[in-house]
This record gives sequence, structure tokens and C1' cells, in this order.
RNA sequence: GGGGACAUAGUUCAACCUGGCUAGAAUAGGAGCCUCCAGAGCUUCGGAUCUGAGUUCAAAUCUCAGUGUCCCCA
Repeated sequence: GGGGACAUAGUUCAACCUGGCUAGAAUAGGAGCCUCCAGAGCUUCGGAUCUGAGUUCAAAUCUCAGUGUCCCCA
């Protein structure tokens, strides 16, 4: 220098291909119940689409650019 993959709660992953219901789960965190205390268990609360632009009635999903990580070629 060329090509490709990926980016979503603190963490690990769904949903993307085929645009449309309040973006869901596990775990972690807060509170409560339970317990002599703690743990476990149960209930509950809060938390996310990398950034910008475009297309569209509607974008996590499609398009473009950028940023970052990883892989391949040279």
C1' cells in the first nucleotide's frame, strides 16, 4: 500500500441475512424478602445499538465516510 471480518448494558452474547411490537438473555451492580450474620434462593430497580451523513413513512438492520480491533496479501 491492497483486501476482508468485527464494533449492541460493566462483561459475554441474541436480534442484522428478509428494515416495522417497549432492542432481549445470562452474568455483574443497587434495593427488598429470607438468615443470628453471610452465602444460596426468591422478588424488584437501573443500565446499551462506535461516530457522522444519506436512503426511507420508518434504520441496531440498507448505503457512504470516519474511528478502533483483528486477520490475510505485498
Molecule: transfer RNA
Organism: Candidatus Woesearchaeota archaeon